[in-house]
Context: one part of a larger RNA
RNA sequence: CUGGGCGUAAAGCGCGUGUAGGCGGCUAUGUAAGUCGGAUGUGAAAUCCCUCAGCUCAACUGAGGACGUGCAUCCGAAACUGUGUAGCUAGAGUAUCGGAGGGGGUGGUGGAAUUUCUGGUGUAGAGGUGAAAUUCGUAGAUAUCAGUAGGAACACCUGUGGCGAAGGCGACCACCUGGACGAUAACUGACGCUGAGACGCGAAAGCGUGGGUAGCAAACAGGAUUAGAUACCCUGGUAGUCCACGCCGUAAACGAUGAGAGCUAGAUGUUGCGGGUAUUGACCCCUGCAGUGUCGCAGCUAACGCAUUAAGCUCUCCGCCUGGGGAGUACGGUCGCAAGAUUAAAACUC
Numbered sequence: 001c002u003g004g005g006c007g008u009a010a011a012g013c014g015c016g017u018g019u020a021g022g023c024g025g026c027u028a029u030g031u032a033a034g035u036c037g038g039a040u041g042u043g044a045a046a047u048c049c050c051u052c053a054g055c056u057c058a059a060c061u062g063a064g065g066a067c068g069u070g071c072a073u074c075c076g077a078a079a080c081u082g083u084g085u086a087g088c089u090a091g092a093g094u095a096u097c098g099g100a101g102g103g104g105g106u107g108g109u110g111g112a113a114u115u116u117c118u119g120g121u122g123u124a125g126a127g128g129u130g131a132a133a134u135u136c137g138u139a140g141a142u143a144u145c146a147g148u149a150g151g152a153a154c155a156c157c158u159g160u161g162g163c164g165a166a167g168g169c170g171a172c173c174a175c176c177u178g179g180a181c182g183a184u185a186a187c188u189g190a191c192g193c194u195g196a197g198a199c200g201c202g203a204a205a206g207c208g209u210g211g212g213u214a215g216c217a218a219a220c221a222g223g224a225u226u227a228g229a230u231a232c233c234c235u236g237g238u239a240g241u242c243c244a245c246g247c248c249g250u251a252a253a254c255g256a257u258g259a260g261a262g263c264u265a266g267a268u269g270u271u272g273c274g275g276g277u278a279u280u281g282a283c284c285c286c287u288g289c290a291g292u293g294u295c296g297c298a299g300c301u302a303a304c305g306c307a308u309u310a311a312g313c314u315c316u317c318c319g320c321c322u323g324g325g326g327a328g329u330a331c332g333g334u335c336g337c338a339a340g341a342u343u344a345a346a347a348c349u350c
Stems, first nucleotide, its partner, number of pairs: 004321003007304002012318001014201004021194003025088007033081002035077008049065006091191001092188003095184004103177007110154001115149001117147005125136002162169002206247006215241002220236004258317006266295011299306002323350003332343004
């Protein structure tokens, strides 16, 4: 180089934007770099192969021929790739109209509940558990009523329902703002796909500075349980959880399934938009596009299963895998305040 793979066996980067690179729609025409054909030159000898010959044969040796995938030059071909020119609209984008949405950010508003505090009523218990105790309470608790403060989260609606690239997003209102989708087919005319590096985003926990702290709650303390109990259970309780700004950059970051495109039976539910039919009934029926589920044929698969949202049949590009342990470790580099992250071995051993 050829070759095999990546749902669960080792293996899809957590996700995006995008540089180089790779790949790239239809038509006409030119060119001839790739490509293809031919010719010439060269491609040392020996070796290898073929024929003949010389040692009695053979090995060996001699002679002739063939081969020599390559390179250079010239002539030619023009389907494909490249490239130039001219055009096209099916890819991509724009425009106009439209409805849907927990998409993002900022500010404000609201009610339920827990807790605190104040006051009233009221009296001996309350909490908690398998049972208890620690704990709270005659300095008046628990319960109940009225008021008050403050923080955090938004019941019902809620739905294999919606939105977002992923992480993720759920009270209400206003403002700012991103994307997708449908219809029209007006405009641009291949402007596309992927994407090494790079850059950005990235749950929770953790870190820095300042605030905040109702509930919950690592650590910690006490009470139980137990042979012990550094736990499970109970009573407390600090970081933290919340906000602002800045770091961290990892997760079973999962659909354990990279992105884009084409092709390949159906059935059924649901979301958004549109068309038709018919009528007004929250509908129903037929149908197109875009999502999201379930079942299922062909096909695939080691099986499980997947099955137009493919793990089917193909193309383009990227990432990754190569026995178990040692080890996602050591050393070195880069990043980080640190915690650590990332890149990433070997000896040895089975």
Molecule: small-subunit ribosomal RNA, central domain
Organism: uncultured prokaryote